[in-house]
């Protein structure tokens, strides 16, 4: 210097739980503290697949009003333009490295 990451060392991250605070309709996200499953990219990017949510929109049903439509409200189904990088693939950057 390169490779490697089975075992070890240094450094790092933190699912989840608890407490406090904040954002969001929700999913979920952010900060601090304590513990901590785990992780050689568990750094970053929603590009492909997948998963979560459904504010808004649309369909259907009901109620009120109406001559009827419209409109409003309630229920229900579909839907991402919202999320998940710690589901997989891909892209991209990078630390340490003894045996």
């Nucleotide at each position: 210097c390169a490779a490697u990451g089975u075992g070890a060392a240094a450094a790092g991250c933190a699912a989840c739980u608890u407490a406090c605070a904040g954002g969001g309709a929700a999913a979920c996200c952010u900060g601090u503290a304590a513990g901590g499953c785990g992780c050689a990219a568990a750094g970053c990017c929603a590009c492909g697949g997948g998963c979560c949510u459904a504010a808004g929109u649309u369909g259907c049903g009901g109620u009120a009003u109406u001559a009827a439509c419209c409109u409003a409200c309630c229920g229900u189904a579909a839907u991402a333009u919202g999320g998940c990088a710690g589901c997989c693939g891909g892209g991209u950057u990078g630390c340490c490295u003894c045996a």
Molecule: c-di-GMP-I riboswitch aptamer